Description:
RNAcentral holds the full RNA, with entries from ENA, Greengenes and SILVA. Small-subunit ribosomal RNA, 3' major domain from an uncultured bacterium, 479 nucleotides, folded computationally. The prediction has a mean pLDDT of 85.

Context: one part of a larger RNA
C1' cells in the first nucleotide's frame, strides 16, 4: 500500500427491533445425499449446490445397463466401379438388418457413341467418430460480493524509494450526488440522465372496440341504420425542475414545511452490473489446446434404468377447520394462446368426455368459467359433512404402445394430522397474505417455473446488540 482486529468514529441495508405470514411437526410433490441395482447416465455442493442445467425421463429423448448386430462407419471432403433418383410386394427376425421378386427412367451438353450436375449401391484408404479426460491450459456465457458506490489515469507537487497527493477535511446526498475548504489541477469507468412500461390531460384516427350520449328502427340484446362525443386502442405532444412561498442552513449544497397539481422532491416497476474478487460455474449448449479411444471408449436396434427405497436434508403443495366445509343464486378482471389450431351453439353422458360442426389466421370468432366477494340455507366443534393420503373397482383421453412408468372421470374406502421443539424463512403498500387466469416446453403429463390482474392488511421507538457492506482512523511479529 493492503489485509485482519471478540481497536475507535461515522453511515447504510427487512441486518436487527416492532409487526404479519411462513418453515421446522404430518401426508403428498419434486430435487439432493445414501443405501441398492446389471444400470440405477452425467453435471451443480457454505451463502452464491439441492421444484438447479431439465420450458416438461412410457418410446423417442438417452449420454446409462442387457442383449443382437456394423466396421471407410448415422455424418464430410476425394478417388473407382455400377446404377437415374425413387416408388411398390413378399419370406424370416424382438427390432437393426437381411433375402428376393416388380415398376421406373428424368436434368445439363450432344446427330448418335459418349460425357457432367443430382442421388442410390458396392470397394480401396485418406479420414470420420467419441456427452471419453483435464473448467487447474483455454475461448464464450454466468453466478456473486452489488445496482454496493466505489475503481483508476494524465499533468503537477512532496517523499532516497515502496508511495502519498488528488479520491482526505466541513457540511450535503440514494450516489466519489453537489457544495465549501484545500498542492492540486483535470479527466476516464461507474452513480444521475437518455431508453420500456406505468399514473394526469391535449392533439390525431376510428366499418371490428364503445355508447339508450343524441336520432330513428326492434320483443329484446350496440342487434341493425347512424355517428366518433365519452371509454378504449397507438402514433404524436404537453406535464415535476426544488420551478414557486415560507423556515433552517455558511451569502452555499441542501434540509423541512406550504401552495398549485393527476403526480413532489429519484413519482412507481423495468432494463442497465465499473475496476476486480472467488484458479467459483460450465470442455455435456457451442469452440477449441493437449492427452487417450479407433472391429471401438465409435454406430444401429429391442428391453430395462434414469421413476429403486430402511432412512436424511432442501424446496413447494394441501391441510388441522365456523374470518369454515356443502348446495343453491348472482356480479365484477387483467394478460396472453389459437390453422397438424382453438373450437360457439345442439345432442348423449352423472363425469372425464364423446358426436356433429357454425365462427375464427381473430379488438370480429374462440380458449373462457374468472375465483376469492355477495345474497340464502344448511351443518355446531365432533378426528366430523374437517381433512384427502391410500386402496379396490369402473372408466375417459393423448400415443404404435400407459406393466414396469401418463394425466384425468365416477362409485366406494377414508391413513396421518387438532396449528408443529431446539432452530429458521420472506416481505415497508397495492407491498405482505389471501383468489383464481394465463403462456412456454408439449402428441399426453406441473403442487415447478414465468407472466396476468381482483381482495388488501400490520408496524417501523430506534440503531444497543447479531448479520453484511462503505468512508475515516489506529494497532500488527501477516502479505
Nucleotide at each position: 500500500u493492503g489485509a485482519c482486529g471478540g481497536g475507535g468514529g461515522c453511515c447504510c441495508g427487512c441486518a436487527c427491533a416492532a409487526g404479519c405470514a411462513g418453515u421446522g411437526g404430518a401426508g403428498u410433490a419434486u430435487g439432493u445425499g445414501g443405501u441398492u441395482u446389471a444400470a440405477u447416465u452425467c453435471g451443480a455442493c457454505g451463502c452464491a449446490a439441492c421444484g438447479c442445467g431439465a420450458a416438461g425421463a412410457a418410446c423417442c429423448u438417452u449420454a446409462c445397463c442387457u442383449g443382437g448386430c456394423c466396421u471407410u462407419g448415422a455424418c464430410a471432403u476425394c478417388c473407382u466401379g455400377g446404377g437415374a433418383a425413387c416408388c411398390c410386394c413378399g419370406g424370416a427376425g424382438a427390432g437393426a438388418c437381411u433375402c428376393g421378386g416388380g415398376g421406373g427412367u428424368g436434368c445439363c451438353c450432344g446427330c448418335a457413341a459418349g460425357g457432367g450436375a443430382g442421388c442410390c449401391c458396392a470397394g480401396a484408404g485418406a479420414c470420420a467418430g467419441g456427452u471419453g479426460c483435464u473448467g487447474c491450459a483455454u475461448g464464450g456465457c454466468u453466478g456473486u460480493c452489488g445496482u454496493c458506490a466505489g475503481c483508476u489515469c494524465g499533468u503537477g507537487u512532496c517523499g532516497u524509494g515502496a508511495g502519498a497527493u488528488g479520491u482526505u477535511g466541513g457540511g450535503u446526498u440514494a450516489a466519489g450526488u453537489c457544495c465549501c475548504g484545500c498542492a492540486a489541477c483535470g479527466a476516464g469507468c461507474g452513480c444521475a440522465a437518455c431508453c420500456c412500461c406505468u399514473a394526469u390531460c391535449c392533439u390525431u384516427a376510428g366499418u371490428u372496440u364503445g355508447c339508450g350520449a343524441c336520432c330513428a328502427g326492434g320483443a329484446a340484446a350496440g342487434c341493425u341504420g347512424a355517428g366518433c362525443a365519452c371509454u378504449c386502442u397507438a402514433g404524436g405532444g404537453a406535464g415535476a425542475c426544488u420551478g414557486c412561498c415560507g423556515g433552517u442552513g455558511u451569502c452555499a449544497a441542501a434540509c423541512c414545511g406550504g401552495a398549485g397539481g393527476a403526480a413532489g422532491g429519484c413519482g412507481g416497476g423495468g432494463a442497465u452490473g465499473a475496476c476486480g474478487u472467488c484458479a467459483a460455474g460450465u470442455c455435456a449448449u457451442c469452440a477449441u489446446g493437449g492427452c487417450c479411444c479407433u472391429u471401438a471408449c465409435g454406430g444401429c436396434c429391442a428391453g430395462g434404468g434414469c421413476u429403486a427405497c430402511a432412512c436424511a436434508c432442501g424446496u413447494a403443495c394441501u391441510a388441522c377447520a365456523a374470518u369454515g366445509g356443502a348446495c343453491g343464486g348472482u356480479a365484477c378482471a387483467a394478460a396472453g394462446g389459437g390453422c397438424u389450431g382453438c373450437g360457439a351453439c345442439c345432442u348423449c353422458g352423472u363425469g372425464a368426455g364423446a358426436g356433429a360442426g357454425a365462427g375464427c389466421a381473430a379488438a370480429u370468432c374462440u380458449c373462457a368459467a374468472a375465483a376469492a366477494a355477495c345474497c340464502g340455507u344448511u351443518c355446531u366443534c365432533a378426528g366430523u359433512u374437517c381433512g384427502g393420503a391410500u386402496u379396490g373397482g369402473a372408466g375417459u383421453c393423448u400415443g404404435c404402445a400407459a406393466c414396469u412408468c401418463g394425466a384425468c372421470u365416477c362409485c366406494a374406502u377414508g391413513a396421518a394430522g387438532u396449528c408443529g421443539g431446539a432452530a429458521u424463512u420472506g416481505c415497508u403498500a397495492g407491498u405482505a397474505a389471501u383468489c383464481g387466469c394465463g403462456g412456454a416446453u408439449c402428441a399426453g403429463c406441473a403442487u415447478g417455473c414465468c407472466g396476468c390482474g381482483g381482495u388488501g392488511a400490520a408496524u417501523a421507538c430506534g440503531u444497543u446488540c447479531c448479520c453484511g457492506g462503505g468512508c475515516c482512523u489506529u494497532g500488527u511479529a501477516c502479505a